[in-house]
RNA sequence: AUGAUUACAAGGGGAGAGCUUACGUUUCACGUAACGCCGAAGGAGCAAGCAAACAGCGAAUCUCUCAGGCAAAAAGACUCUUGUAGGACG
Numbered sequence: 001a002u003g004a005u006u007a008c009a010a011g012g013g014g015a016g017a018g019c020u021u022a023c024g025u026u027u028c029a030c031g032u033a034a035c036g037c038c039g040a041a042g043g044a045g046c047a048a049g050c051a052a053a054c055a056g057c058g059a060a061u062c063u064c065u066c067a068g069g070c071a072a073a074a075a076g077a078c079u080c081u082u083g084u085a086g087g088a089c090g
Stems, first nucleotide, its partner, number of pairs: 006085008018035001020034005036070003042066001043064003049057002
């Protein structure tokens, strides 16, 4: 300083897929089990590339579905606005 990447706070937006079956509770869509399904918390896998070319490192809304979720609410990657911190290029 017409203040980059970034971090935090508040507010707004924000998808997908079971209100399945059995039992229990006894009415709260709660627990257990079974079957089916979803990807956008988190977690794991890797291409280029780096590397002694070995070990290893290595991205995503991609892949897996461990975790999580499948009425609403809540959560929610990501995103918008405002504020704060910080100080890159010039």
Molecule: Glycine riboswitch aptamer
Organism: Lentibacillus sediminis